The prediction has a mean pLDDT of 86. Small-subunit ribosomal RNA, 3' major domain from an uncultured bacterium, 477 nucleotides, folded computationally. Rfam family: Bacterial small subunit ribosomal RNA.
Context: one part of a larger RNA
């Protein structure tokens, strides 16, 4: 000077409390440990590993195992030998890779010699390595933490380490601002500038509207017509404690109120200071060193990553009557679509099939939103709850669904009657609940990233638990 304390003071945070819903019990999904295995590839390990790298393991992926092959190599550059254009076709062995036999073809420049492009081949220099070391590294990332801090120049103080400034009195979400002060200034952070959203205006109308006029339909912006409204998208206005009152020191600021779509940082996002954890990653990439080079490289087939006495994390579905089933009626938003999205129609109980209108899309399609509302049934039961498991028959994708895909139909109907100790999330359009879309992707979503619908309860307070900030003091290493 810091760090720590079951030292003190002050102050924050879904930290506790108040409240709502969960996890821990069940079944299943998924990740992990363990065990097993020829292999179950590797990494990640308190918070900050465990639906994590995986935004898609049937082959491929794939790094693992077994077996079969290849060696200048699956890939790059240069030199060299021989040959041939390249391409294409056929046969044999084979699981394929590959090995081997043969046919066909005969490029460009040049008179020629020769040269060139491409391919195969011989030899060489080299390639190659998801092999090791994240305790040699770059880059990127997590975390404390969106916490309010971390420093510098000059001056001043101190022998010096260092201090001061940055402490103090107020105040703030904030080292935010005000006042004071041997300090005066400055930088990185805070805030603002950026994006979305909430109100209005302007501009613009192949989306929207009977608003207005006309036509037309069983109906429908369907047509003429019009941009008023909605909307779309660009620009602009608006909020600044600006106004009033009170408190405060005539300050910063705080409290109440008016006006306003909105107040006192309106709501959300992007944005992460100096640093910490020898945190994570040599399996994205890059890279030092080490190691392998007929193999730790490379190609192929099959298997494995999908194993299962168990244990844990994260989820889904339930245990029912504010519920379940059946019929009818209604209202979204974000998106995606040309080797794509696919309508009407027809076939099938259905998954789906036939077929292809339209659409490179505010124009067409995906696309029925679901919870909800109306009507009917069930009457407390392991049930008309719940759907695991298993049997049979199918559909689709794909060369191929046996190991190991998703979905449909019929049958089967397990555990489960609210979950011990313990533990998690959330303060508002949030929690809870309901569906929809996207990426990845041939196919495969209970995961993830987004979107909208319905829409609560509670916060006295800061004693206590956890984490953090500032100051003082003391003890200790």
């Nucleotide at each position: 000077u810091g760090a720590c304390g079951g030292g003190g003071g002050c102050c924050c945070g879904c930290a506790c409390a108040a409240g709502c819903g969960g996890u821990g019990g069940a079944g299943u999904a998924u990740g992990u440990g363990g065990u097993u295995u020829a292999a179950u590839u590797c990494g990640a390990c308190g918070c900050a590993a465990c639906g994590c790298g995986a935004a898609g393991a049937a082959c491929c992926u794939u790094a693992c195992c077994u077996g079969g092959g290849c060696u200048u190599g699956a890939c790059a550059u240069g030199c060299u030998u021989a040959g041939g254009a390249c391409c294409g076709g056929a046969g044999u062995g084979g699981a394929a890779a590959c090995a081997u036999u043969c046919c066909u073809u005969u490029c460009c420049c040049g008179c020629a010699a020769g040269g060139g492009a491409c391919c195969u081949u011989u030899g060489c220099a080299c390639a190659g390595g998801u092999g090791c070391u994240g305790c040699a590294u770059g880059g990127c990332u997590g975390u404390c933490g969106u916490c309010a801090g971390c420093u510098c120049g000059u001056g001043c103080c101190g022998u010096g380490a260092g201090g001061u400034g940055u402490u103090g009195g107020g105040u703030u979400a904030a080292g935010u601002c005000c006042c004071g002060c041997a300090a005066c200034g400055a930088g990185c952070g805070c805030a603002a500038c950026c994006c979305c959203u909430g109100u209005c205006c302007u501009u613009a109308g192949u989306u929207g509207c009977c608003a207005u006029c006309g036509g037309g339909u069983u109906a429908a912006g369907c047509c003429g017509g019009g941009c008023a409204c909605u909307c779309u998208a660009a620009g602009g206005a608006g909020a600044c404690u600006g106004c009033u009152c009170c408190g405060g020191g005539u300050a910063a600021c705080g409290g109440a109120g008016a006006g306003g779509a909105a107040g006192g940082c309106g709501g959300g996002g992007a944005u992460g200071a100096c640093g910490u954890c020898a945190a994570g990653u040599c399996c994205u990439c890059a890279u030092g060193g080490c190691c392998c080079u007929u193999a730790c490289g490379u190609c192929c087939a099959g298997g494995g990553c999908u194993a299962c006495a168990c244990a844990c994390g994260u989820a889904c579905u339930a245990c029912a009557a504010u519920g379940c089933c059946c019929g009818g009626c209604a209202c979204a938003a974000c998106g995606g679509g040309u080797g794509g999205c696919a309508a009407g129609a027809c076939c099938g109980c259905a998954a789906g099939g036939u077929g292809g209108a339209g659409c490179c899309a505010a124009u067409c399609c995906u696309a029925c939103a679901a919870a909800g509302c109306c009507g009917g049934g069930c009457u407390c039961a392991g049930u008309u709850c719940a759907g695991a498991u298993c049997g049979c028959c199918g559909u689709c994708u794909g060369c191929a669904a046996u190991u190991c895909g998703a979905c449909g139909g019929c049958g089967u109907g397990a555990a489960g009657u609210u979950g011990g100790a313990a533990u998690c999330g959330c303060u508002a359009g949030u929690a809870a609940u309901c569906g929809c879309g996207g990426a990845u992707c041939a196919g495969c979503a209970g995961g993830u990233c987004g979107c909208g619908g319905u829409g609560a309860a509670u916060a006295c307070g800061u004693u206590c638990c956890c984490g953090g900030g500032c100051c003082c003091u003391u003890g200790c290493a």